[in-house]
RNA sequence: UUCUUCAGGGCAGGGUGCAAUUCCUUACCGGCAGUGAUAGUCUGCGACUCCUUCAAAAGGAUUGAUUUGGUGUAACUCCAAAACCGACAGUUAUAGUCUGGAUGAAAGAAGAA
Numbered sequence: 001u002u003c004u005u006c007a008g009g010g011c012a013g014g015g016u017g018c019a020a021u022u023c024c025u026u027a028c029c030g031g032c033a034g035u036g037a038u039a040g041u042c043u044g045c046g047a048c049u050c051c052u053u054c055a056a057a058a059g060g061a062u063u064g065a066u067u068u069g070g071u072g073u074a075a076c077u078c079c080a081a082a083a084c085c086g087a088c089a090g091u092u093a094u095a096g097u098c099u100g101g102a103u104g105a106a107a108g109a110a111g112a113a
Base pairs, nucleotide, nucleotide: 001113002112003111004110005109006108013025014024015023027097028096029086030085031045032044033043034042040084041083049061050060051059052058066082067081068080069079070078088100089099090098
């Protein structure tokens, strides 16, 4: 450099109602790389959304949320406790968890030449 494969999880139970996995209660989930030590909340990246464009390619913009105590040489990463956050479109009724774009794309991981 080229090619191949892989690359996101989650409302059980109860309540109201004509109707809700969307409300109330309760429950559950956590992409990739980095780091003096293991991270949804640190740093950076991807994805989603928006803009430029006939379109594509490419470029640009936006991009959520944590504290206290303990151990230790070292931890906003471990242990204990208490918090917080979650694109767009759709829907008999408001969605991190249902359906859809998506059998997609991709940070990146592994392998082959």

FMN riboswitch aptamer (RFN element) from a soil metagenome, 113 nucleotides, folded computationally.
Model confidence (mean pLDDT): 85 of 100.
Its Rfam family is "FMN riboswitch aptamer (RFN element)". Rfam links the family to the GO term FMN binding.
The sequence is in RNAcentral, with records from MGnify.